[in-house]
Molecule: SAM riboswitch aptamer (S box leader)
Organism: Anaerolineae bacterium
RNA sequence: CUCUUAUCCAGAGCGGCAGAGGGACCGGCCCCGUGAAGCCGCGGCAACCUAUCGGCCUGGUUCAGGCAAGACGCCAGCCCGAAAAGGUGCCAAUUCCGUCAGGUUUUCUGGAAGAUGAGAG
Numbered sequence: 001c002u003c004u005u006a007u008c009c010a011g012a013g014c015g016g017c018a019g020a021g022g023g024a025c026c027g028g029c030c031c032c033g034u035g036a037a038g039c040c041g042c043g044g045c046a047a048c049c050u051a052u053c054g055g056c057c058u059g060g061u062u063c064a065g066g067c068a069a070g071a072c073g074c075c076a077g078c079c080c081g082a083a084a085a086g087g088u089g090c091c092a093a094u095u096c097c098g099u100c101a102g103g104u105u106u107u108c109u110g111g112a113a114g115a116u117g118a119g120a121g
Stems, first nucleotide, its partner, number of pairs: 001121008013042005021031003026098003043091003048087003052082004057077005095113001100110004
């Protein structure tokens, strides 16, 4: 960088350095010298992945038994929940809103683009 897939109306900021931009692009609308981007420190949110714990269900398996079915235990898988150790991510505004298509008066649904995680190339 490309592809696949899940999520995106919830949540969570202080300090130091720095000094004019930032919110992806375009159009809006916003934030910003009462200090933008960026870097650093500390803190927090969340629960995608890994590890852990608990529960339901399904399957396998040991023993027992046997005509057949079947319990405890163990293992595996899906799902639900807990926790927050590790890997990411995130901490103005719904991804800030819109863009394209459809139905409608407001508005709704889907898509595109983008972001993040996981997997692959």